A computed fold for a 1476-nucleotide RNA from Candidatus Hydrothermarchaeum profundi, annotated as small-subunit ribosomal RNA. The sequence was found in a public genome assembly. Model confidence (mean pLDDT): 82 of 100. It matches the Rfam family "Archaeal small subunit ribosomal RNA". On this family, see Yusupov et al., Science 2001: "Crystal structure of the ribosome at 5.5 A resolution". Its Rfam clan is "SSU clan". The organism belongs to Hydrothermarchaeum (SeqCode), within Archaea.

C1' cells in the first nucleotide's frame, strides 16, 4: 500500500473453504503514577418489583380569613388565575402517512407574545375558609348558619354565525375564500377591576407569529414451505360527528376494490440526522446527543382545558403490594439519588439554583434530581512521567551487578496566594527529596523472539490453523534469556475488513458447486435503416430545500493535544424554471438486409392409420429312425423307450424385420429401419415474387417425453425379475447350468423419472485454413446418353485435423470452451440430505418444490513422478520353465529352530534376505541363565579412631563347609566403608538415539548432472524409436548437445608359447660309489660329480581383435558360419558391488550418547543349566544295497598344517592305544588318501545289504568324563526295500562321486572354508510358471496392494424427525355475562345540579365452544453424526477378479444380486469405416 500468509499432495496447478494478520462494540484476566477533555457509564436480560427522601409550583398589583408586628410588614388557610399537554425518562408496541424527504390545507385550530381598530353599560343570587352540629379506625365526609373577588349569572350594545336574495371588487392554476348591502334564524361580549400611580389587567374584531391537526407523491426489513384477500369491504345520494375532510359514523343503492411490480398472513423492528467498518460500491447498527413518534403496571374511558384522552390528574375492570377497629380505604421510579430481582455486564439515598433555561410574578423574587457542579468506574480519546552524567569493583570486553559522588525536579510531599456559590482540580509562588510511579503477552510456522537448562512420558497439558507430547520436547509445566506493545496488555462473544466468498462496479455453470429432459408461448425484458415531431428518460444552467450537531477545510482559544469556538464548504436523494436533442422512448410517415407468405423441381427409418411380406423359433400332426439329447472350465439338475436329439413334409401362433447399414438420414427431444397405401408435420435448395420490423427471449402456464412401473381388457412364441432346482464355494440369498411366473408385444387411461450427455441453454453478429460426407443449385468436362461418370463454384447440414485467441489442464478452436449483444435457468466448502417438515400432483409406486440441528479440515478438478494390476507389449535369469542329472520330502541318526517342560532351560536371529546362523563343536572355564556363598566404593564431607582402626591368630559356636560371622582372648601399629554424595564396572535397556562393518534388492542395468529446448508448474527431454548386446553395449534416427557414477576397461589366478634364474626342486644324457634281482645279455634303486635339457617355482615379454575369408544387416553398430591357433566373439573362474532403498541385522565383537544399576543388575568361587521331550519344522549325514558288499594284495593327488607341535623308525599290545626316539620353527622332515585296479566269496534276502539301539571290557585328554566328550573290541542287530501333496540345486572339467587338508581345538566334526581323483546327462531355446528390466496402459495407492475402502451388527456420547398425549401462551371468528362511557328520554329531590329508571350504542375484562399457531414435557419409534485398537463378509478403487454407473422394479444378515432400458465418466485384443 485497492496487500496477502498458513492448511487437500510424495510433489503441481486449480477450485474451494477454514484460519491468521487490521478497525470497532460489551463483558472479562494479570497489571496501574498523573493531568485534561468527553455527546460514556442498568440500552442489550425483568417496559420485572420497589422501602424512604427529593423531582411543580407561582401570583397579597383578584378576593375573603387567621395569627404575629419592629405597624413597613411578614406567615398560614381557602376562594380566584396562570401553568402544571414543557422539562425529563424509556423503547414495550408500531412495517404504519410512524418516520425521512418534497408538496397540499380552495377542509383546520392555535392559550401566552406582537400589530391594528373598537369597546367595558345596567343588575342579581351563591360560595369556600370561618362558626356551630354530626358520621368514619383512617381516608375523608354530612348537615345547618355567615360573607368577599378579576369566582358565577341575567339584559343591553357592538359582534360572530347559518340560510335566502342582490351585485361589484381582490387574490388565485381555479372560488368553494375574502369583502359590501337587504331580509331572517341562532350564538349572544366585557373585570370600569388591581395598583408601590410608573403601570398591569378585561371584552371584540382583523392581522401577524409560534405550535399543532389532517390529506398527499417518493422511500421505507425478511419469509411464496404464507397466493389468494376483503363485506363498511369499493363506490354513490342524503345525513351524524370533529376545530377540519373522510365509509371516520349512520340509513338507502350499486358490486365493487387489493393482488405475482408480491395483495393477505407470519416473523422481526420505533423511524431519521447519524456511528462502526470499507478505496469506493456496499455491509452492518440504531446505545449515548438532536429532530420526530410512542408509551407511562396491564386495558378501557371521558372530564377540564386553547391544547391531553393527560408519568408525579380523575373513573372503572385486571393482577401485585400496602394500611385496616374488616364496615372501608391507599399506591404506581420506563423522574433523580437508592434498593431487591435478574444476569457476563453498569456510579453517590452527594452540593447548589451562582451560570443556562422554564412556570409564575408589574417587579424585587420564589420554585425546578431541567441544569451547574463535585464523587466513584483506565469507558473512550489527548498528553506528561517512572530520570540524567561521572568515578570505580566484579564480569572475557560487551549486556549486566554492586558501591560511591555530582546534577535536574515534571510528578509527588509540605506552605501561602488565586480560583468556586461553597469547595475540588487547575494556576502562580516558596521549601524538601532520585526521591513517589511498569506491566501484561509472547518466543515451531503463519510471526518479531531460543536449536538454553531441569521436569514430564500420547501421561500431565498445550493449540485461533497446521500441529506439538509415546525419554535427548526450540511447541507441555518450571527457569534463565529474548521480542513485542506500554499504563497498559491478553482472552472471550458481535460486526466490518481480508472476501472478487452473492461479483452494479466485480465471480461462474464439458470434467471442479451449478444448463430446466425437449419444444410451444403469457407477462416482463431485449430489438433493423431512414425522415420529421416531441421531450418522459437523459445532460447543462439557476431558484428553493437538504435543522443543528456530525464529517471536510481556514483561523482562533485552551502552555501542546484531545476539546471548544467562527467562518466557509459538502451533505449525490427531493423541488420550480430556463435550456440541449446525440442515444432511449413516444407519435406520425417511408424502406427490405431480420422474420413470415407464395411457386417450383428434388432429399429423408419424420408422425398417425391401414393392408401385404419373410426367414428363424416354438408347438402340433403324419413319415423316418434308434440311444442317447442337452449342458459346462468340468460337471450336474434337466429331457428321452408313453420313442428325445437328428432328418423330412403340412399345420397353428406370436414376436422381429438379417444382407442393404454408412461417427450416412430425419426428428424439438424422447426416438424413428422389410414393403405397399392414405392421412399428415417439418427442414434444405432455387425465384429481379408478396407482406413490411409483424422480431429475440421465455417467469409462471401447457404440450410432449426411453426404460421399468401401476390400472382395465386382449394376447403370450422367444427372452425372462421373483421363484424352484443343480454347480462352484469357508459361506454362495450371486457370478455358470437346468426350468420358469410377472414383464416383454396390442388397445385404452396412468405415471413423468435416467449418465434424459455433446455432462456444453436459446438466438444473432464477427474472427486463418485444410479435408471427408450428405441434400439442393449452378459452372465446365467425359459420356455406352441413363435420374450416369469426373472437377469445381454456392447455399444448408453432418465428422475429423488445426492458426490465433481461451483454459487450470485435460482441452476446445466457424458444429468454440474465441471476441461482443439479448433473454431465461442454475450454483456458493464437505457430509446430515435430495433427507426432515409442509405444500401441490399421483390409484400406488412414488414425483416436484426442499430445509435445519448437529457434524467435519477438508472434500473436489486437472495434470507429475512413483509403485501397483488376477492390464498390454518387448527383452532377459537353471536363486524361471523346457530338455536332462542328481536330490529334499518316507526312514534312523547328527545339528538348528518352534512349542512344551524347568529353579534355569541365558540372548540375538524369523520369507527370498532366520534355522551346521551369531564363526555358537557350552563337561569346568567359556556365560550373559539358576541355586548357593565370598568381595569390592578413587576422591570428598561427616560421624569413629592411640581409651588401639584395617589386617592375622588359637578355641568354641553357627554352617555342607569356611576368623565369612558370633563369643572370649592374643597378635598388629593408621587407618578408616557406618552415614552423605561421588566413582569403577556392568553380556543391564535403546540397533527405532549411533559410529563401523555386514546382509540383501543386486548372477540387476541401471542412476544422475551442466547448457539448451518445451511446460504456469510438479516436472519433461537427454535416457525415446529402430536394430544390436552381456550390458543405457555400440550405431542410425531425433530439440537436444555434451559429462559423470555405474558396466566395460582394471586386478588376481588359470590355459599355450619365450626369455631369464639355479635351492631345500629335477635327473634325459655323462662319470663314479653302492644295493638288489638275474635266464648273466642286463633290470630297478639309492648317492656322489655334474647339468639345468623336461618338470616344477618365481621375474620378465609375446598371445586374441570379429584380425582374416563368406553370408546376413543399411555400405552402420553386430549377428552366423569358416580358416588358421594353446585359446574365439567377455577363452574360464575370481576380486571390484552405481545414486539408493530395506527405521534389514548386531548396543551380546569393539567403540559411543541417553537411561537405569551401584553394595549391587560389579567381581569372584562352587554346583547345575544352555544337552531337557508328547511334538511340529528346517539343513545335514548314513542307507534301503549287485555300477553293490566283504576279504587279501597293488597304484596315483593337490592344497595346506607342524614347538608344552609334527613326529618318522623301533618294540608292547588283536585294537584303541603304550614305551622309546631320529628329523623337523618346514620346496629339506613329518602329518599322508580313497574311488579306482588284481584276485577271490556272497546271488536278491531285511541279506555277508543297513547300521541305529544297548550291554561288557578297554584306551585318550583333561583338576575332573555321572548329569554331558572322543576312540578301540567283542556282543547285540532297530527303522528303512527308494518315499504323498509339494520343494531343492545344477548347463563342464559343470552335476553326481571319492577322499585329503584345515578352521574351532586339553579332548571332540556328519559344520565352515579350501583341495585335488574319477567324471557324466540334456537345452543351445522359451517367456507358460516364478521373478526382474524396458515402454505403454487403468488407478479413489503414496506408510505405495501386506493399499484403500463398504454396509449391517454390537458399544457410548450428542442433536434432530415422527409420536397415543399433556402443560403453557400468541392471533381469529361465534356466543353468554358485564364494569363503565356516549345518545336520547321518563320520574324524583326547591335550583345551577343530582339520584333512580327506560331505550339505542361503543365496550376494557371475564366465561364457553371452534379455528390457527408457537414453545415446553413425553412411553415407544425412526433414522443420522462423532468415537485407538470389536463381530460378518469385501461391494467399490487395477479389466478389483461378474466393467463400472443411472433410472425403475423384485429379492436378499450386509455390503449387494439379477431383470429391463440407458451412459462411457470402462480395460484388453481383433475387424470395419473415417481423419491427420
Nucleotide at each position: 500500500a485497492u496487500u496477502c500468509c498458513g492448511g487437500u499432495u510424495g510433489a503441481u496447478c486449480c477450485u474451494g473453504c477454514c484460519g491468521g494478520a487490521g478497525g470497532c462494540c460489551a463483558c472479562u484476566g494479570c497489571u496501574a503514577u498523573u493531568g485534561g477533555a468527553g455527546u460514556u457509564c442498568g440500552a442489550c436480560u425483568a417496559a420485572g418489583c420497589c422501602a424512604u427522601g427529593c423531582g411543580a409550583g407561582u401570583c397579597g398589583a383578584c378576593u375573603g380569613g387567621u395569627u404575629c408586628u419592629u405597624c413597613g410588614g411578614a406567615a398560614c388557610c381557602a376562594g380566584g388565575g396562570c401553568a402544571u399537554a414543557c422539562g425529563g425518562c424509556u423503547c414495550a408496541g408500531u412495517a404504519a402517512c410512524a418516520c425521512g424527504u418534497g408538496g397540499g390545507u380552495a377542509a383546520u385550530c392555535u392559550a401566552c407574545c406582537c400589530u391594528c381598530g373598537g369597546g367595558a353599560c345596567g343588575g342579581g343570587g351563591a360560595u369556600a375558609a370561618c362558626c356551630c352540629c354530626g358520621g368514619g379506625a383512617a381516608a375523608c365526609u354530612g348537615g345547618g348558619g355567615a360573607u368577599a373577588a378579576u369566582a358565577c349569572c341575567c339584559g343591553a350594545u357592538a359582534g360572530g354565525u347559518g340560510g335566502a336574495g342582490c351585485g361589484g371588487u381582490c387574490u388565485g392554476g381555479a372560488a368553494a375564500g375574502a369583502u359590501g348591502c337587504u331580509c331572517u334564524g341562532c350564538c349572544c361580549a366585557a373585570a370600569g377591576g388591581c395598583u408601590c400611580c410608573g403601570g398591569c389587567g378585561c371584552c371584540c374584531g382583523a392581522g401577524g407569529a409560534u405550535g399543532a391537526g389532517c390529506c398527499u407523491g417518493c422511500g421505507c426489513c425478511c419469509g411464496a414451505u404464507u397466493a389468494g384477500g376483503u363485506u363498511g369491504u369499493u363506490g354513490g345520494c342524503g345525513g351524524u360527528g370533529u376545530a377540519a375532510c373522510g365509509g371516520a359514523c349512520c340509513a338507502c343503492c350499486a358490486a365493487g376494490c387489493c393482488u405475482a411490480a408480491g395483495a393477505u398472513c407470519g416473523g422481526u423492528a420505533c423511524g431519521g440526522g447519524c456511528a462502526c467498518u470499507g478505496a469506493g460500491a456496499g455491509g452492518u447498527g440504531g446505545a449515548g446527543c438532536c429532530c420526530g413518534g410512542a408509551g407511562a403496571u396491564g386495558g378501557g374511558g371521558a372530564c377540564u382545558g386553547a391544547g391531553a384522552c393527560a408519568c408525579g390528574g380523575c373513573c372503572c375492570c385486571a393482577g401485585g403490594c400496602c394500611c385496616u377497629a374488616c364496615g372501608g380505604g391507599g399506591c404506581g421510579c420506563a423522574g433523580c439519588a437508592g434498593g431487591c430481582g435478574c444476569g457476563a455486564a453498569a456510579a453517590c439515598u452527594c452540593c447548589g439554583c451562582a451560570a443556562u433555561a422554564c412556570g409564575c410574578g408589574c417587579a424585587a423574587g420564589c420554585g425546578u434530581g431541567a441544569c451547574g457542579g463535585g464523587g466513584g468506574a483506565a469507558c473512550u480519546c489527548c498528553a506528561a512521567g517512572u530520570g540524567c552524567g561521572c568515578c570505580u569493583a566484579c564480569g572475557u570486553u560487551u549486556a549486566g551487578u554492586g558501591g560511591g559522588u555530582g546534577c535536574u525536579u515534571u510528578u509527588g510531599c509540605a506552605g501561602a496566594g488565586u480560583g468556586u456559590a461553597a469547595a475540588c482540580a487547575g494556576c502562580u509562588c516558596u521549601g524538601c527529596g532520585a526521591a513517589u510511579a511498569a506491566g501484561g503477552g509472547c518466543u515451531g510456522g503463519g510471526u518479531a523472539a531460543g536449536a538454553c537448562c531441569g521436569g514430564u512420558g500420547c501421561c500431565a497439558g498445550c493449540c485461533g490453523c497446521c500441529g506439538c507430547g509415546g525419554u535427548a520436547a526450540c511447541a507441555c509445566c518450571g527457569g534463565c534469556a529474548g521480542c513485542u506493545c506500554a499504563a497498559g496488555u491478553g482472552g472471550u462473544g458481535g460486526c466490518c475488513g481480508c472476501u472478487u466468498u452473492u461479483a452494479u462496479u466485480g465471480g461462474g455453470c464439458c470434467u471442479a458447486a451449478a444448463g430446466c429432459g425437449u419444444c410451444c408461448g403469457u407477462a416482463g425484458c431485449c430489438g433493423u435503416u431512414c425522415c420529421a415531431g416531441u421531450a418522459a428518460g437523459u445532460c447543462c444552467u439557476u431558484g428553493g430545500g437538504u435543522a443543528a450537531a456530525u464529517c471536510c477545510u481556514g483561523c482562533u482559544c485552551c502552555u501542546u493535544a484531545a476539546g471548544a469556538g467562527u467562518a466557509g464548504g459538502a451533505a449525490u436523494u427531493c423541488u420550480g424554471a430556463g435550456g440541449a436533442u446525440a442515444c432511449u422512448g413516444c407519435u406520425g410517415g417511408a424502406a427490405u438486409a431480420g422474420g413470415g407468405g407464395u411457386c417450383g423441381a428434388g432429399a429423408g427409418a419424420g408422425g398417425u392409420c391401414g393392408g401385404a411380406g419373410g426367414u428363424a423359433c416354438u408347438c402340433c400332426g403324419g413319415g423316418g429312425g434308434u440311444a442317447g439329447c442337452g449342458g459346462u472350465g468340468a460337471a450336474a439338475u434337466g429331457c428321452u423307450g408313453u420313442a428325445a436329439u437328428c432328418c423330412u413334409c403340412g399345420g397353428g401362433g406370436g414376436a422381429c424385420c438379417a444382407c442393404c447399414a454408412g461417427u450416412g438420414g430425419c426428428g424439438a427431444a424422447g426416438g424413428c429401419g422389410u414393403c405397399c397405401g392414405a392421412c399428415u408435420a417439418g427442414a434444405g435448395c432455387g425465384a429481379g415474387c408478396c407482406c413490411g420490423a409483424c422480431g429475440g427471449u421465455g417467469a409462471g402456464g401447457g404440450a410432449c417425453g426411453a426404460a421399468a412401473g401401476c390400472c382395465a381388457g386382449g394376447g403370450g412364441a422367444g427372452c425372462g425379475a421373483a421363484c424352484g432346482g443343480g454347480a462352484u464355494u469357508a459361506g454362495a440369498u450371486a457370478c455358470c447350468c437346468c426350468g420358469g411366473u410377472a414383464g416383454u408385444c396390442c388397445u385404452g387411461g396412468c405415471u413423468g423419472u435416467a449418465a434424459a450427455c455433446g455432462c456444453u441453454g436459446c438466438g444473432g453478429g464477427c474472427u486463418a485454413g485444410g479435408u471427408g460426407u450428405u441434400g439442393c443449385a449452378c459452372g465446365c468436362u467425359c459420356u455406352a446418353c441413363g435420374g450416369g461418370g469426373g472437377c469445381g463454384u454456392g447455399c444448408a447440414g453432418u465428422g475429423c485435423c488445426g492458426a490465433a485467441g481461451a483454459g487450470a489442464a485435460g482441452u476446445u478452436g466457424a458444429u468454440a470452451a474465441g471476441c461482443c449483444c439479448g433473454c431465461c435457468g442454475c450454483c456458493u466448502g464437505g457430509g446430515a440430505a435430495g433427507u426432515a417438515u409442509u405444500a401441490c400432483c399421483g390409484c400406488a409406486a412414488g414425483g416436484u418444490a426442499g430445509a435445519a440441528a448437529c457434524u467435519u479440515a477438508a472434500a473436489g478438478g486437472a495434470a507429475u513422478u512413483g509403485g501397483c494390476g488376477g492390464g498390454g507389449g518387448a527383452g532377459c535369469a537353471c536363486c524361471a520353465c523346457a530338455a536332462g542329472g542328481g536330490g529334499u520330502g518316507a526312514a534312523g541318526u547328527c545339528u538348528g529352530c518352534g512349542g512344551u517342560u524347568u529353579a534355569a532351560u541365558u540372548g540375538g536371529a524369523u520369507u527370498c534376505a532366520a534355522c551346521g546362523c551369531c564363526g555358537g563343536a557350552a563337561a569346568u572355564c567359556u556365560c550373559a541363565c539358576u541355586g548357593g556363598g565370598g568381595g569390592c566404593g578413587a576422591c570428598g564431607g561427616c560421624a569413629g579412631g592411640a581409651u588401639g582402626a584395617a589386617g592375622g591368630c588359637c578355641a568354641a559356636g553357627c554352617u555342607u563347609a569356611c576368623g565369612a560371622c558370633u563369643u572370649u582372648g592374643c597378635u598388629g601399629g593408621a587407618c578408616g566403608a557406618g552415614c552423605c554424595g561421588a566413582g569403577a564396572g556392568g553380556a543391564g535397556g535403546u540397533g527405532c538415539a549411533u559410529g563401523g562393518c555386514c546382509g540383501u534388492c543386486g548372477u540387476c542395468a541401471g542412476c544422475u548432472c551442466g547448457u539448451a529446448c518445451c511446460g504456469u508448474g510438479a516436472g519433461g527431454c537427454g535416457u525415446c524409436c529402430u536394430g544390436u548386446u552381456a550390458a543405457g553395449u555400440c550405431a542410425g534416427g531425433c530439440a537436444a548437445c555434451g559429462a559423470g557414477c555405474g558396466a566395460g576397461a582394471c586386478c588376481c589366478g588359470u590355459a599355450c608359447c619365450c626369455u631369464c634364474g639355479g635351492u631345500u626342486g629335477u635327473c634325459a644324457g655323462u662319470a663314479g660309489c653302492u644295493c638288489u634281482c638275474u635266464g648273466c645279455g642286463g633290470a630297478g634303486g639309492g648317492c656322489u660329480a655334474g647339468a639345468c635339457a623336461c618338470a616344477a617355482c618365481g621375474g620378465g615379454g609375446g598371445g586374441a581383435c570379429c584380425g582374416c575369408u563368406g553370408g546376413c544387416g543399411c555400405u552402420a553398430a553386430g549377428c552366423c558360419a569358416g580358416a588358421g591357433g594353446a585359446a574365439g566373439g567377455a577363452g574360464c573362474g575370481g576380486g571390484c558391488g552405481a545414486c539408493g532403498g530395506u527405521a534389514g541385522g548386531u548396543c551380546a565383537g569393539u567403540a559411543u550418547g541417553c537411561c537405569c544399576c551401584g553394595a549391587a543388575u560389579c567381581c569372584c568361587c562352587c554346583a547345575g543349566g544352555c544337552u531337557a521331550c508328547a511334538c511340529g519344522c528346517g539343513g545335514a549325514c548314513u542307507g534301503c544295497a549287485a555300477u553293490g558288499g566283504c576279504u587279501a594284495g597293488g597304484a596315483c593327488a593337490g592344497a595346506g598344517g607342524g614347538c608344552u607341535c609334527c613326529g618318522a623308525c623301533u618294540c608292547c599290545g588283536a585294537a584303541a592305544g603304550g614305551a622309546g626316539a631320529a628329523g623337523g620353527a618346514a620346496a629339506u622332515c613329518c602329518c599322508a588318501a580313497a574311488a579306482c585296479c588284481u584276485a577271490g566269496c556272497c546271488c536278491c534276502a531285511g541279506u555277508u545289504c543297513g547300521g541305529a539301539u544297548u550291554g561288557u571290557g578297554g584306551g585318550c585328554u583333561g583338576g575332573a568324563a555321572c548329569c554331558c566328550g572322543c576312540c578301540c573290541a567283542c556282543a547285540u542287530g532297530a527303522a528303512g526295500c527308494c518315499g504323498g501333496a509339494a520343494u531343492c540345486c545344477c548347463u563342464a572339467g559343470u552335476a553326481a562321486u571319492c577322499g585329503c587338508g584345515u578352521g574351532u581345538c586339553a579332548c571332540u566334526a556328519u559344520c565352515g572354508c579350501g583341495c585335488g581323483g574319477u567324471g557324466a546327462a540334456u537345452a543351445c531355446g522359451u517367456c507358460c510358471c516364478u521373478g526382474c528390466u524396458c515402454c505403454u496402459u487403468g488407478c479413489a495407492c503414496a506408510c505405495a496392494c501386506c493399499g484403500c475402502c463398504c454396509g449391517u451388527c454390537a458399544c457410548a456420547c450428542c442433536a434432530c424427525c415422527c409420536g397415543a398425549g399433556u402443560g403453557a401462551g400468541g392471533u381469529c371468528c361465534a356466543g353468554g355475562c358485564a364494569a363503565g362511557g356516549c345518545a336520547a328520554u321518563g320520574u324524583c329531590c326547591u335550583u345551577u345540579g343530582g339520584g333512580c329508571g327506560u331505550u339505542g350504542u361503543c365496550g376494557a375484562g371475564u366465561c364457553u365452544g371452534g379455528g390457527u399457531u408457537u414453545c415446553g414435557c413425553a412411553a415407544g419409534g425412526g433414522g443420522g453424526g462423532u468415537g485407538a485398537a470389536g463381530u460378518c463378509g469385501u461391494a467399490a478403487c487395477a479389466a478389483g477378479g461378474u466393467a463400472a454407473c443411472c433410472g425403475u422394479a423384485g429379492c436378499g444378515g450386509a455390503a449387494g444380486c439379477u431383470g429391463c432400458g440407458g451412459u462411457u465418466g470402462g480395460a484388453u485384443c481383433a475387424c470395419c469405416u473415417c481423419c491427420u